A computed fold for a 333-nucleotide part of an RNA from Gynochthodes officinalis, annotated as small-subunit ribosomal RNA, central domain. Rfam family: Bacterial small subunit ribosomal RNA. NCBI's taxonomy places the organism under Eukaryota, Viridiplantae, Spermatophyta, Rubiaceae, Gynochthodes. The coordinates come from a structure-prediction model, not an experiment, and the mean pLDDT is 83.
Context: one part of a larger RNA
RNA sequence: UUGGGCAUAAAGCGUUUGUAGGUGGCUUUUUAAGUCCGCCGUCAAAUCCUAGGGCUCAACCCUGGACAGGCAGUGGAAACUACCAAACUGGAGUACGGUAGAGGCAGAGGGAAUUUCCGGUGGAACGGUGAAAUGCAUAGAGAUCGGAAAGCACUCUAUUAGGCCGACACUAACACUGAGAGACGAAAGCUAGAGGAGCGAAUGGAUUUAGAUACCCCAGUAAUCCUAGCCGUAAACGAUGGAUACUAGGCGCUAUGCGUAUCGACCCGUGUAGUGCUGUAACUAACACGUUAAGUAUCCCGCCUGGGGAGUACGUUCGCAAGAAUGAAACUG
Numbered sequence: 001u002u003g004g005g006c007a008u009a010a011a012g013c014g015u016u017u018g019u020a021g022g023u024g025g026c027u028u029u030u031u032a033a034g035u036c037c038g039c040c041g042u043c044a045a046a047u048c049c050u051a052g053g054g055c056u057c058a059a060c061c062c063u064g065g066a067c068a069g070g071c072a073g074u075g076g077a078a079a080c081u082a083c084c085a086a087a088c089u090g091g092a093g094u095a096c097g098g099u100a101g102a103g104g105c106a107g108a109g110g111g112a113a114u115u116u117c118c119g120g121u122g123g124a125a126c127g128g129u130g131a132a133a134u135g136c137a138u139a140g141a142g143a144u145c146g147g148a149a150a151g152c153a154c155u156c157u158a159u160u161a162g163g164c165c166g167a168c169a170c171u172a173a174c175a176c177u178g179a180g181a182g183a184c185g186a187a188a189g190c191u192a193g194a195g196g197a198g199c200g201a202a203u204g205g206a207u208u209u210a211g212a213u214a215c216c217c218c219a220g221u222a223a224u225c226c227u228a229g230c231c232g233u234a235a236a237c238g239a240u241g242g243a244u245a246c247u248a249g250g251c252g253c254u255a256u257g258c259g260u261a262u263c264g265a266c267c268c269g270u271g272u273a274g275u276g277c278u279g280u281a282a283c284u285a286a287c288a289c290g291u292u293a294a295g296u297a298u299c300c301c302g303c304c305u306g307g308g309g310a311g312u313a314c315g316u317u318c319g320c321a322a323g324a325a326u327g328a329a330a331c332u333g
Stems, first nucleotide, its partner, number of pairs: 004304003008286001012301001014184004021177003025088001027086002031082001033081002035077005041071003049065006091174001092171003096166004103160002106157004114150008126135001189230005198224001203219003241300006249278011307332002315326004
């Protein structure tokens, strides 16, 4: 458990495709299921309501009547929803011409960066810090010159997918959302195999310190990179689900079209799509938001219901594992 909510108080699934379902543009016709109107039947009596009456009044009792409503039948109406049939182009899509981008996948390339190795010169330090030490170096380091290699990063090309703009054609509502379901999904982690320059969890030293399982320093394994699988989570954030329509402006940026202008490019005006700042009305507990709404409305989905216990236990599904998903209660205040 509703006439309530979901940016920040509890609450928008990480994103998306799409089944069932729910909802759905404009014009005309049909039917009459929903809808509306009339009539009829029934809904026992008692009770309730109401008009009278009887007990001296009242409670109580007796007689009569009705509203509203449910169900079934029957006769009508046809605006709306639905159904039937036909048509339309504004929503949606297809084809065509352009265009921007860190989209995916595959291949190629160069360099004065870094490290390592080889060779030459040279001869005592180098490195590091707040200061030092560990470390490295006469078995020749650091510095410098020449050569080679490696990985990471970067750039380019081919192919492919989506977006946006434009004018003219075509289809003719084909749309929106979407329980289940499927797909994708950072980093870390896991399995197998390659690779491993730099960096660097763990770990070992050195320092600091009362201690120092840290900060700083010297090393350094896994990882970071590639291939094939798995995992499926993040403050996966705009902490703001998707779609459509409407509701003041001002100042930018990106893509693209048109007008004006010009030899041409600017400038100026303007349309569409995106992305920012500021701000009116409105809204908001406030902060803020404000045509990219948290405004005004409609449709569909998800989610919330005091804190802790607890995203725990148990069960189930998935996973190699780590764990993930679903997800309580006792008790407490």